[in-house]
């Protein structure tokens, strides 16, 4: 120079009017019992979307509900040791598989408990079995032996070699793989060695199912408080002209509340007064947090601690924009709605570090 792995950051800048919206600080009417305080109007300072705010997939906190313990049933998680509030995250680590490598991948427990099921092809797809072919015996037909060798499949009952045989065959033996015992290294997962056994008898568990941990339910429209009426509940006290009817009621003057400027009309209605639930509406949950940034210790690391400073949306019909001007590479994806740790997925550009291979020069 080239080709590539991999981990992190950032996600246009100023500046200048005009607006939304939180919060503080005041000014003016109004309402109220004097403050307090509410409401209107208004003038300052100031805060104002994200790496994913997204899918809502996991795991928590929070809330309300259910709950003695036990099991069962239903989901989930699956090598090993750590972190963490928790987690299907993350951090080291071991096994396998991949690349020349840096690196990526990876539900990785249990098929010598049970059941299922393996499509076409093939003799056979798992209690076995023998299509072609070898060997024997026979004239032949057939009979017996045998899994070396071909063939079919995605998968066929250890592999290679040597002996050995009539051909053959763990029949024997040597490596290799495998089961079991010991014994070293390592917390473990695992891993090296050495005995031994001719070999347990195909794959499948994101099939059932076994075996070990785990899980109560719904969610901030959770839910707590305060609370309006010509809307209801409940306990006192006080009224109820007159008429009807045995009663229960029933008619109905006056009066008193709503609509309205007034009156007529119309509608409702016993009256005070206490108490309690609760609609519309309101407050609150509501962002000071497992919180951010330095810095120091411990640890390979996730990560803990320990000072030191910051305070950085809080709406609720839902703010965060719109014009100008100037600069550059002319700007992806995408937008809060209780908070948080993850994961996924989406993304124009740009900026930094660490590694591998190759090619040439020195």
């Nucleotide at each position: 120079g080239g080709a590539g792995u991999u981990g992190g950051c950032u996600g246009a800048a100023c500046a200048g009017u005009c607006g939304c919206u939180g919060u503080c600080c005041g000014g003016u009417g109004u309402c109220u019992u004097u403050g307090c305080g509410a409401c209107a109007c208004u003038g300052g300072a100031u805060g104002g979307a994200g790496g994913a705010a997204a899918g809502u997939c996991c795991g928590g906190g929070c809330u309300u509900c259910a709950c003695a313990g036990g099991g069962c049933a239903a989901g989930g998680u699956g090598c090993c040791g750590g972190a963490u509030a928790a987690c299907g995250u993350c951090c080291g680590g071991g096994g396998g598989g991949u690349g020349c490598a840096a690196g990526c991948c990876u539900a990785c427990g249990g098929a010598a408990a049970g059941u299922g099921c393996c499509a076409c092809a093939g003799a056979a797809a798992a209690u076995a079995u023998a299509c072609c072919g070898c060997c024997c015996u026979g004239c032949a037909a057939g009979g017996g032996g045998u899994a070396a060798g071909g063939g079919u499949g995605a998968a066929a009952u250890g592999g290679u070699g040597c002996g050995g045989u009539a051909a053959g065959a763990g029949c024997g033996c040597a490596c290799c793989g495998c089961g079991c015992u010991c014994c070293c290294g390592g917390u473990a997962a695992c891993g090296g060695g050495a005995g031994u056994g001719g070999c347990a008898g195909g794959g499948u568990a994101a099939a059932c199912c076994c075996c070990a941990c785990c899980u109560g339910a719904a969610g901030c429209a959770a839910g707590a408080c305060c609370a309006a009426a010509u809307a209801g509940g409940g306990g006192g006290g006080c009224a109820c002209a007159g008429g009807g009817g045995c009663a229960a009621c029933c008619c109905g003057a006056a009066c008193a509340u709503g609509c309205g400027g007034c009156c007529c009309g119309c509608a409702u209605g016993g009256c005070c007064u206490c108490c309690g639930g609760g609609u519309a509406g309101g407050u609150c949950g509501c962002u000071a947090g497992a919180g951010g940034c330095g810095c120091g210790u411990g640890g390979u690391a996730a990560c803990a601690c320990g000072c030191g400073c910051c305070c950085c949306a809080g709406a609720u019909g839902a703010a965060u924009g719109a014009c100008u001007g100037u600069u550059c590479c002319c700007g992806a994806c995408a937008g809060a709605a209780c908070c948080c740790g993850g994961c996924u997925u989406a993304c124009a550009g740009g900026c930094c570090g660490a590694c591998u291979c190759c090619c040439g020069c020195c």